[in-house]
Context: one part of a larger RNA
RNA sequence: UGACGGGGACCCGCACAAGCGGUGGAUGAUGUGGAUUAAUUCGAUGCAACGCGAAGAACCUUACCUGCUCGUGACAUGCCAGGAACGGCUAAGAGAUUAGCUGGUGCCUUCGGGAAUCUGGGCACAGGUGCUGCAUGGCUGUCGUCAGCUCGUGUCGUGAGAUGUUGUCUUAAGUGACGCAACGAGCGCAACCCUUGCCACUAGUUGCCAUAAUUAAGUUUGGAACUUUAGUGGGACUGCUGAUGUUAGGUCAGAGGAAGGUGGGGAUGACGUCAAGUCCUCAUGGCCCUUAUGAGCAGGGCUUCACACGUCAUACAAUGGUAGGUACAGAGAGUAGCAAAGUCGUGAGGCGGAGCCAAUCUAUAAAGCCUAUCGUAGUCCGGAUUGUACUCUGCAACUCGAGUGCAUGAAGUCGGAAUCGCUAGUAAUCGCAGAUCAGCAUGCUGCGGUGAAUACGUUCCCGGGUCUUGUACA
Numbered sequence: 001u002g003a004c005g006g007g008g009a010c011c012c013g014c015a016c017a018a019g020c021g022g023u024g025g026a027u028g029a030u031g032u033g034g035a036u037u038a039a040u041u042c043g044a045u046g047c048a049a050c051g052c053g054a055a056g057a058a059c060c061u062u063a064c065c066u067g068c069u070c071g072u073g074a075c076a077u078g079c080c081a082g083g084a085a086c087g088g089c090u091a092a093g094a095g096a097u098u099a100g101c102u103g104g105u106g107c108c109u110u111c112g113g114g115a116a117u118c119u120g121g122g123c124a125c126a127g128g129u130g131c132u133g134c135a136u137g138g139c140u141g142u143c144g145u146c147a148g149c150u151c152g153u154g155u156c157g158u159g160a161g162a163u164g165u166u167g168u169c170u171u172a173a174g175u176g177a178c179g180c181a182a183c184g185a186g187c188g189c190a191a192c193c194c195u196u197g198c199c200a201c202u203a204g205u206u207g208c209c210a211u212a213a214u215u216a217a218g219u220u221u222g223g224a225a226c227u228u229u230a231g232u233g234g235g236a237c238u239g240c241u242g243a244u245g246u247u248a249g250g251u252c253a254g255a256g257g258a259a260g261g262u263g264g265g266g267a268u269g270a271c272g273u274c275a276a277g278u279c280c281u282c283a284u285g286g287c288c289c290u291u292a293u294g295a296g297c298a299g300g301g302c303u304u305c306a307c308a309c310g311u312c313a314u315a316c317a318a319u320g321g322u323a324g325g326u327a328c329a330g331a332g333a334g335u336a337g338c339a340a341a342g343u344c345g346u347g348a349g350g351c352g353g354a355g356c357c358a359a360u361c362u363a364u365a366a367a368g369c370c371u372a373u374c375g376u377a378g379u380c381c382g383g384a385u386u387g388u389a390c391u392c393u394g395c396a397a398c399u400c401g402a403g404u405g406c407a408u409g410a411a412g413u414c415g416g417a418a419u420c421g422c423u424a425g426u427a428a429u430c431g432c433a434g435a436u437c438a439g440c441a442u443g444c445u446g447c448g449g450u451g452a453a454u455a456c457g458u459u460c461c462c463g464g465g466u467c468u469u470g471u472a473c474a
Stems, first nucleotide, its partner, number of pairs: 001474002003471003007468007015458002019422005026314008034305002042053002064300007073125001077124002079121005086103007107114002127289002130287003136283002138278003141274001143272001148187006154163003167178003193266004198234007208223002212221002237260001240254005316415001320374007333362002337356002342351003381412001386407007428450007
């Protein structure tokens, strides 16, 4: 100087407390461990692995296994020789591939050849999701959006170092004020950026409709007010008032205001820590393989299943289930696409194809509200499982997809010890969309609808910050 202490003081955080809803019990989905297996590819492992890489394993993907094959190779560059390239057909085979048949003869040209591409030959070489993340770059997680981490000059100390950065007050903040052997500065904080909340101006189509006419319908004429869209500005600064404080920084209350003290949300992550993660994105040193640890193909596996754990979905019902009627979003997506009307089917869906490269066309929002029924039952709760008949995607749904109809109707009556999230348009609850994607979502990422309770407080648990103290630790 640090680190540590079941030392002290102060401060903060959904850390506790106060509340609301969960997990832990059930069934299912998914990931992991374990077991199994020819293979169940590999990685991730306290917080910070476990709906994680994977924004989507039937084939492909695919790295794994079994079998069949290749040998300058699936891919690159250079040399030589030949043929345009590129199609079509037959046979064998699981296919890769092999053996044949055949169409085609293009472009530029100084007529030598050249460009592009294919085949054959030989050599340099290719290739490796093989190992090492403890050789590395890059990227990322984490402490933590915590308020810290440092430097120059000066001064003090023999020196390691200290000071500044400590003190008092204050702040979300090393934010600021005052004081002070310090005076300044840098990386962080804040602000600048995006979005949202209010207003004005500009602009009215595909959007809007107050007034006038019109219609089944903003449908048409018309309008530019409103809504909205998207560009430019304004607006909030403790600016104003009172109290308090040291006449400071500020704090508390109030006014005005759409908004009040960082208005809400996002992006933004200091010096560093964990030899944290990744050589399976990519790049790369070293090592290793080179008729194989490379490459092609078919089938299988990654989907197994006494069990254990994590994360979720659905429930156990009446604040509910069922039936009928009826209302209101936002944000996205769409041409190998989204698909309306109509029509067939109980339905998944089929036929159909208007319109739309989209403020124009496409998609019933659901909880909600109204009415009826059920009457506390393992039920008109719950829907697992199984049988059967189908639908769709796709060469192909056996291993191993999703969906529909009928039948079946399991566990489950609110969950032990323990444990998680959340402070406001939040929790809880309800649906919608998107990426990936032929098909496949209870996951993920967004979007809106309805919309709470509680916070006395900091004694305690956990994590963090500052000062101080002890130390046989570095």

A computed fold for a 474-nucleotide part of an RNA from an uncultured bacterium, annotated as small-subunit ribosomal RNA, 3' major domain. Model confidence (mean pLDDT): 84 of 100.